[in-house]
RNA sequence: GCCUCCGUAGCUCAGUAGGAUAGAGCGGCCCUCUCCUAAAGGGCAGGUCGUCGGUUCGAUUCCGGCCGGGGGCAC
Numbered sequence: 001g002c003c004u005c006c007g008u009a010g011c012u013c014a015g016u017a018g019g020a021u022a023g024a025g026c027g028g029c030c031c032u033c034u035c036c037u038a039a040a041g042g043g044c045a046g047g048u049c050g051u052c053g054g055u056u057c058g059a060u061u062c063c064g065g066c067c068g069g070g071g072g073c074a075c
Stems, first nucleotide, its partner, number of pairs: 001073007010026004019057001028044005050066005
C1' cells in the first nucleotide's frame, strides 16, 4: 500500500429488507426480604449508535471519505 471484518450504555454484545420512546447481560444507585451479610425479587439512572458528508420526506440501518481496532496479502 491492497483486501476483508469490526466500531451501539462503564464492560461484553444483540438489533433493524430505512419509519415506534434504541435493547440484553454484567456493573452502578435505591427499595423489599434478613438480627446482619450474601443470595433472591422489584425499580431507577446511564447512549450525539466512531466521525464528516451524501441519498431520502425520514438513516443506528444504504453510499463515500476519514479516524481507530482485528485478520490476511504484498514490498
Model confidence (mean pLDDT): 80 of 100. Transfer RNA from Arthrobacter koreensis, 75 nucleotides, folded computationally. The same sequence occurs in records of 3 taxa. The sequence is in RNAcentral, with records from ENA. Rfam family: tRNA. It is annotated as a transfer RNA.